[in-house]
């Protein structure tokens, strides 16, 4: 250089053919329960890589870019 993927919370993941509150876990916060702490049990909070285009509506489509990973040269 060229080509395939991947990019969702502080971390790790669901999101099936575009459709109206973005799913769970773990963490961090209040709380209950305890004499105090583990342990467990509720509930909150926080997220779709940047840009643009297509649609009535885009996490999803389409194009440029960024980053990361494997192949070829």
């Nucleotide at each position: 250089g060229g080509c395939u993927u991947u990019a969702u919370a502080g971390u790790g993941u669901a999101g099936u053919u575009g459709g109206u509150u973005a799913u769970c876990a773990c963490u961090a916060c209040g709380g209950g329960u305890u004499c105090u702490g583990a342990u467990u049990c509720c509930g909150u909070c926080g997220a779709c890589c940047u840009g643009a285009g297509u649609u009535c509506g885009a996490c999803u489509c389409u194009c440029a870019g960024u980053a990361a990973a494997g192949c070829c040269a």

Source information: Transfer RNA from Fistulifera solaris, 73 nucleotides, folded computationally. The coordinates come from a structure-prediction model, not an experiment, and the mean pLDDT is 81. Rfam family: tRNA. It is annotated as a transfer RNA.